[in-house]
RNA sequence: ACCUGACAAGGGCAAACCCGGCGAAAGCCGGGGGCGCAAAGCCACGGGCCUAAAGCGGUUUCGCCGCCAAGGCAGCCGGCUGCCGGG
Numbered sequence: 001a002c003c004u005g006a007c008a009a010g011g012g013c014a015a016a017c018c019c020g021g022c023g024a025a026a027g028c029c030g031g032g033g034g035c036g037c038a039a040a041g042c043c044a045c046g047g048g049c050c051u052a053a054a055g056c057g058g059u060u061u062c063g064c065c066g067c068c069a070a071g072g073c074a075g076c077c078g079g080c081u082g083c084c085g086g087g
């Protein structure tokens, strides 16, 4: 350096849900919790997915409908980096 995670140690992270906060929402942050994870570390520049406030368009009662990311998701794929054990 490459392959690998069936065994070991130290451990690490933390889904749903609950509480508090932020947000139009998606979602995020803190606390509890623990479904799971060998990259569940980092990256939203690629693919994908979510939302649609503002904006644009529509409309018949002005409330709705459609489009749209500059908002999000890294625990979807992908990219980058890396601990320990084994080969």
Stems, first nucleotide, its partner, number of pairs: 002087004012037002017032006035075001041080003046077002048073003055067005
Overview:
c-di-GMP-I riboswitch aptamer from Symbiobacterium thermophilum, 87 nucleotides, folded computationally. The model forms 95% of the base pairs in the Rfam consensus. Model confidence (mean pLDDT): 86 of 100.